[in-house]
Molecule: Bacterial large signal recognition particle RNA
RNA sequence: CCGUGCAGCCGGGGCGUUAGCGGUGUCCUGUACCUACAAUCCGCUUUAGUGGGGGUCAUGGCUUUUCUGAGGGCGCAUGUUGAUGUGGCCGCCCUGUAUAAGUAAUGUUGAAAUCCGGGUCUUGCGCAAUGCGUGCCUGUGAACCGUGUCAGGGUGGGAACACAGCAGCACUAAGCAGGAAUUCGUGUGUGCCGCGAGGGUGCCUGGGUGGAGUUGGCUGUACAGGUAGCGCAUGUUGGCUUAGUUCGAAGAGGGCCGCACGG
Numbered sequence: 001c002c003g004u005g006c007a008g009c010c011g012g013g014g015c016g017u018u019a020g021c022g023g024u025g026u027c028c029u030g031u032a033c034c035u036a037c038a039a040u041c042c043g044c045u046u047u048a049g050u051g052g053g054g055g056u057c058a059u060g061g062c063u064u065u066u067c068u069g070a071g072g073g074c075g076c077a078u079g080u081u082g083a084u085g086u087g088g089c090c091g092c093c094c095u096g097u098a099u100a101a102g103u104a105a106u107g108u109u110g111a112a113a114u115c116c117g118g119g120u121c122u123u124g125c126g127c128a129a130u131g132c133g134u135g136c137c138u139g140u141g142a143a144c145c146g147u148g149u150c151a152g153g154g155u156g157g158g159a160a161c162a163c164a165g166c167a168g169c170a171c172u173a174a175g176c177a178g179g180a181a182u183u184c185g186u187g188u189g190u191g192c193c194g195c196g197a198g199g200g201u202g203c204c205u206g207g208g209u210g211g212a213g214u215u216g217g218c219u220g221u222a223c224a225g226g227u228a229g230c231g232c233a234u235g236u237u238g239g240c241u242u243a244g245u246u247c248g249a250a251g252a253g254g255g256c257c258g259c260a261c262g263g
Base pairs, nucleotide, nucleotide: 001263002262003261004260005259006258008056009055010054011029012028013027014026015025019045020044021043022042023041033053034052035051036050037049060257061256062255063254065253066252067251071247072246073245074244079240080239081238082237083236084235085234086233087232090231091230092229093226094225095224096223097222098221099220101219102218103217104215105214106213113209114208115207116206117205118204119203120202121198122197123196124195125194126193127191128190129188130187131186132185133184136179137178138177139176140175146171147170148169149168154163155162156161
């Protein structure tokens, strides 16, 4: 100097998983062989993937060293946010009572209070209204069994005349229709018109005394009670952020570096 073999290297890291270490998985860096196995896992044992094949070895490899630092994990306090439970002498809210501070309404065209009367209420009688019936007026209305008059015809008679009497006409009964509103009878939760009795909670109304308040509608205040809807208080649990902590790729600087055999 060359060749061969072995060692070294041909990515790394976080999470997850695992007794632990790698891998398959997933994420971050970054470009750094191929293939089989592998999440109900695959293969190993601190020397920590296993099996097979290939390349490279100073333009290579290692670094327990310094700087820098992608990205990830954990994560109080505090803050914020969600869910859920509890609490009615905490607030809002609701109800009742009281008050009369404000407001409002009413009041010298007279409040509160008080006295007298009337109505409304119940009931009796009368009256009116009204319904029905009756009575009244008009019209119509009886083949014969209504009345009057009774042609014709019939009967009696010698005749005069008489008798009974149908139709017609007139007037009526029962009935039917219409009209009017003067009779009488009867009925009524029609009315208060009149009179009387009863009642007296409330309302309306008239008058007298009185002489400035009254009401409690709304707001307020006080008390009592209620309500878990909201706020508030409190307990539990979850999320996010954060002090901090931890792992840490890539990069830069520095340092270190094979073994064996053969020619």